[in-house]
RNA sequence: CAGGUCGGCCAGGCGGUCGCGCCCCGCGCGGCGGGGUGAGGAAAGUCCGGGCUCCACAGGGCAGGGUGCUGGGUAACGCCCAGGCGGGGUAACCCGACGGAAGAGGGCCACAGAAAAGCAGACCGCCCGGCGGUUCGCCGCCGGGUCAGGGUGAAAAGGUGGUGUAAGAGACCACCGGCGUCCGUGGCGACACGGGCGGCCAGGCAACCCCCACCCGGAGCAAGGCCAAGCAGGGACGAGGUGCGGCCCGCACCGCCUGAGUCCCGGGUCGGCCGCUCGAGGCGGCGGGCAACCGCCGUCCCAGAUGGAUGACCGCCCGCGACAGAACCCGGCUUACAGGUCGGCCUGGACG
RNA sequence: UCCCUGGUAGCUCAAUGGUAGAGCAACCGGCUGUUAACCGGUAGGUUGCAGGUUCGAGACCUGCCCAGGGAGCCA
Repeated sequence: CAGGUCGGCCAGGCGGUCGCGCCCCGCGCGGCGGGGUGAGGAAAGUCCGGGCUCCACAGGGCAGGGUGCUGGGUAACGCCCAGGCGGGGUAACCCGACGGAAGAGGGCCACAGAAAAGCAGACCGCCCGGCGGUUCGCCGCCGGGUCAGGGUGAAAAGGUGGUGUAAGAGACCACCGGCGUCCGUGGCGACACGGGCGGCCAGGCAACCCCCACCCGGAGCAAGGCCAAGCAGGGACGAGGUGCGGCCCGCACCGCCUGAGUCCCGGGUCGGCCGCUCGAGGCGGCGGGCAACCGCCGUCCCAGAUGGAUGACCGCCCGCGACAGAACCCGGCUUACAGGUCGGCCUGGACG
Repeated sequence: UCCCUGGUAGCUCAAUGGUAGAGCAACCGGCUGUUAACCGGUAGGUUGCAGGUUCGAGACCUGCCCAGGGAGCCA
């Protein structure tokens, strides 16, 4: 210098005029004045996890759902960190739904092919026997052996060499590869390395059912709570009214019913208020840890609306400004994004 | 805020994990004096998009995009 790889940060700036939400202070309060403050790295998708609130709940199991190498972090997670194994790359580095497929069970493997999973399968070929034919090279039929070779397929039951045989085959042997098992060493562990033994070599799919281990009660701020017009309801007091019964009638009295009005009570509609933002919080320092992260100290307050505020215009500068905007809160993941900037590492070339 | 269903030819819909089809529409030809109907034939597909599992994906899994629908509160 060129190419690559990984990680962090910024997301137009300054000034002026007008306007909006919230908080504080003041006033001559249906408001006005002053001061302060006002979106994001994703506020998004609502895909996971938790806080909070209400409901349910002895304990345990079943059903259902989720997660899936190991160790750690965390409030928790399907997230993050470190490591193991596998794969890609010259490398830095990146990617991985990464438990279990004979010794639990079921299911599927189209087409092609002889045979597609049963201790399978004879189409061609190879070999043996019998019979027949023969131009003596061999050919045909029948019975049997054989998976070494051909051919089909995504996949055909280890590889090479030998022994063996009629021809063959882990049938047997040596080496190599894999699997299982036993032991040793290292590691918390996943696992790695080394050694012995066993011909064990009989596929793939569990993002098909399933098995194993672990986790999960349900609902969501329109959660939930407080105040409460109006209308209807209940209770107490009760002016008054007159019907029935008691009496022969009237009056008086007693009981029952109705009842303006006053007071009280419970639930609760319209509406209002709380929940609402100080928090697993930000920044700085020190300490522990490889790291994720944790602890201590100091310091800061940083939107809280409810028809829902953060906008418009002008001037200057530059590299001419992307994706997009809170609605209970927080930790992640995923997706969108003009560009700018800083740093670590790798490869190649040149020069010193 | 919490859920459910769907996306396949121009339209309406099919398709056990095994060559993506049917009806209507379009185009060409036939029949008819002509048109319609009818008969025969032809073309037309990123199965919404991107990855993954698998020998093989429209289907199974994951993440996005779009469309449609439902529930909540009170009595």